The prediction has a mean pLDDT of 86.
This is a predicted structure of an 87-nucleotide RNA (c-di-GMP-I riboswitch aptamer) from Domibacillus aminovorans.
Lineage of the source: Bacteria > Bacillati > Bacillota > Bacilli > Domibacillus.
RNA sequence: UAAUGAAAAAGGCAAACUUAUCGAAAGGUAAGGACGCAAAACUACGGGUCUAACAUUCUUAUGGAUUAUGACAGCCAGGUUGCCAAA
Numbered sequence: 001u002a003a004u005g006a007a008a009a010a011g012g013c014a015a016a017c018u019u020a021u022c023g024a025a026a027g028g029u030a031a032g033g034a035c036g037c038a039a040a041a042c043u044a045c046g047g048g049u050c051u052a053a054c055a056u057u058c059u060u061a062u063g064g065a066u067u068a069u070g071a072c073a074g075c076c077a078g079g080u081u082g083c084c085a086a087a
Stems, first nucleotide, its partner, number of pairs: 004085002012037002017032006035074001041080003046076002048072003055066004
């Protein structure tokens, strides 16, 4: 330096759920809480997933369908950075 993740140490993150708040929603943020995580750190470039306000369209109407310009990095792959350490 690269690959790898046994044992240990230091420190870190935080699913579900609850409360508050922002949002049309998906979801975000904060506090509590821990299912898990060696990248569960960053990045929506590729695939994927979620939502459908606006728009288009169908409908007498309620409402339905399509659509990302909205999201998800704790879905997969890629890129960038990064703690510790044995064989």